[in-house]
Context: one part of a larger RNA
Molecule: small-subunit ribosomal RNA, 5' domain
Organism: uncultured bacterium
RNA sequence: GGACGAACGCUGGCGGCGCGCCUAACACAUGCAAGUCGAACGAGAAUCAGCUGAUGAAGUUUUCGGAUGGAUUUGGUUGAGGAAAGUGGCGGACGGGCGAGUAACGCGUGAGCAACCAACCUCGUACUGGGGGAUAACGUCGGGAAACCGGCGCUAAUACCGCAUGACAUUACGGGAUCGCAUGGUCUUGUAAUCAAAGCUCCGGCGGUGCGAGACGGGCUCGCGUCCAAUUAGCUAGUUGGUGAGGUAACGGCUCACCAAGGCGACGAUUGGUAGCCGAACUGAGAGGUUGAUCGGCCGCAUUGGGACUGAGACACGGCCCAGACUCCUACGGGAGGCAGCAGUGGGGAAUCUUGCGCAAUGGGGGAAACCCUGACGCAGCGACGCCGCGUGAAGGAAGAAGGCCUUCGGGUUGUAAACUUCUUUGGUCGGGGAAGAAAGAGACGGUACCCGAGGAACAAGCCACGGCUAACUACGUGCCAGCAGCCGCGGUAAUACGUAGGUGGCGAGCGUUGUCC
Numbered sequence: 001g002g003a004c005g006a007a008c009g010c011u012g013g014c015g016g017c018g019c020g021c022c023u024a025a026c027a028c029a030u031g032c033a034a035g036u037c038g039a040a041c042g043a044g045a046a047u048c049a050g051c052u053g054a055u056g057a058a059g060u061u062u063u064c065g066g067a068u069g070g071a072u073u074u075g076g077u078u079g080a081g082g083a084a085a086g087u088g089g090c091g092g093a094c095g096g097g098c099g100a101g102u103a104a105c106g107c108g109u110g111a112g113c114a115a116c117c118a119a120c121c122u123c124g125u126a127c128u129g130g131g132g133g134a135u136a137a138c139g140u141c142g143g144g145a146a147a148c149c150g151g152c153g154c155u156a157a158u159a160c161c162g163c164a165u166g167a168c169a170u171u172a173c174g175g176g177a178u179c180g181c182a183u184g185g186u187c188u189u190g191u192a193a194u195c196a197a198a199g200c201u202c203c204g205g206c207g208g209u210g211c212g213a214g215a216c217g218g219g220c221u222c223g224c225g226u227c228c229a230a231u232u233a234g235c236u237a238g239u240u241g242g243u244g245a246g247g248u249a250a251c252g253g254c255u256c257a258c259c260a261a262g263g264c265g266a267c268g269a270u271u272g273g274u275a276g277c278c279g280a281a282c283u284g285a286g287a288g289g290u291u292g293a294u295c296g297g298c299c300g301c302a303u304u305g306g307g308a309c310u311g312a313g314a315c316a317c318g319g320c321c322c323a324g325a326c327u328c329c330u331a332c333g334g335g336a337g338g339c340a341g342c343a344g345u346g347g348g349g350a351a352u353c354u355u356g357c358g359c360a361a362u363g364g365g366g367g368a369a370a371c372c373c374u375g376a377c378g379c380a381g382c383g384a385c386g387c388c389g390c391g392u393g394a395a396g397g398a399a400g401a402a403g404g405c406c407u408u409c410g411g412g413u414u415g416u417a418a419a420c421u422u423c424u425u426u427g428g429u430c431g432g433g434g435a436a437g438a439a440a441g442a443g444a445c446g447g448u449a450c451c452c453g454a455g456g457a458a459c460a461a462g463c464c465a466c467g468g469c470u471a472a473c474u475a476c477g478u479g480c481c482a483g484c485a486g487c488c489g490c491g492g493u494a495a496u497a498c499g500u501a502g503g504u505g506g507c508g509a510g511c512g513u514u515g516u517c518c
Base pairs, nucleotide, nucleotide: 001518002517003516004515006514007513008512009511010510013390014389015388016387017386018385019383020382021348026346027345028344030343031342032341035090036089037088040087041086047080048079049078050077051076052075053074054073059068060067061066097301098300099299106226107225108224109223110222111221112220113219116218117217121214122213123212124211125210126209127208128207129163131161132160138153139152140151141150142149143148169194170193171192172191173190174189175188176187177186178185179184199206200205227273228272229271234264235263236262239261240260241259242258243257244256245255246254276298277297278296279295280291281290282289283288303324304323305322306321307320326337327336328335329334354380356379357378358377362376363374364373365372366371393423394422395421396420403414404413405412406411427459429454430453431452432451433450437445462507463506464505465504466503467488468487469486473502474501475500476499477498483490484489
């Protein structure tokens, strides 16, 4: 000198674009953050209408018994209507957060899988025949304070289960061709065995099943690279290898039985400490050094530890089970919860924001669609936290006014500075118009940006320094005191170094200080 997710002190006008718990992966009140499909299925509340039964007010009439009249209330049934719940499907494995752990094939980079998976999407091909038994919802009975649970009974499906058909599919046993980096791969052919499906419809379609291929995404393996300490030198029993088996989508001590005794290490094993990694960022002429906020990629985690279930995909942030700690409810028997989602609260801290608006755009989930959901996202709010831009006026103006300060008392300086004259109107204010962003309609932002008009210099400057380094000097006060200080050093009676004032220098909506990196 540059840089910062900064903080502190003094000061503070506007706009644009960014950024904003670096500390306690501390604890969390409240609301919202993942639903959707009635074109898979049964059932169906409120409400409305039609038919019908009961009730029968006011009024009219009356021979006082009643008749008529139909308001009101209520029941049955049919239709419309579709709430809430349920079965079923898809999605909740994405998106969003955080960086605790991890020195590791975790990440980066380059290869490999002849050892693999793949829902939704695309292409191709073949099929979609015929049956069955249940079960929620619901009804009823019961238990419980609750959370919820149990018995009996009824019912549907694209829910569940057999049967048929079936192969270029899989497995087993064979034949042939061809290729390769070893195990081996590919193609073809024969026999046997095994296994599929679901319907809905507004008639346009939307689906279902098997197989093959693609795309997107993932899994695994390997080469190289990836912090400090040797005041860490030896480490290792599923350990290292083999055979067999199990398991997995798949190779593999991944697991197990048996056998062998191996495997790693000064080219740093093991142990300890520290740490998410990268694209990048800062700095530097570069080499390099440092960092890993925001944005993007990968990984890991979701109160702590463990476990599996479902599923194409999880060992699953807003799913389940168990254990621990903590909080809450309880009728003491038992239950409920998990903000490292968005806001917000307490706490910690030098320190870090609104319990805002909207799905209009982009994107995501569901749906045939309309549409619904979306604290992703788009916006707004707060904060000079940063970068950038603009303003706080411009020109003229000497009797060099007054005042201040200094003075050798002559004067000097503040200083064209002010006043004064002329002019302008950015930002702000008031009035009017008013977008693009949306491809027909639909705009949160927003009466915003922007444009036009009005008015008037009007409402808008500070901070630090002035001994040398280092740009900028005098006076007074103080008297080794009070104090300053980055280094050298100032202060003990004339201090350009302390404090104040005038003046000056620097930067300017900022200026200084502190911390950290180069």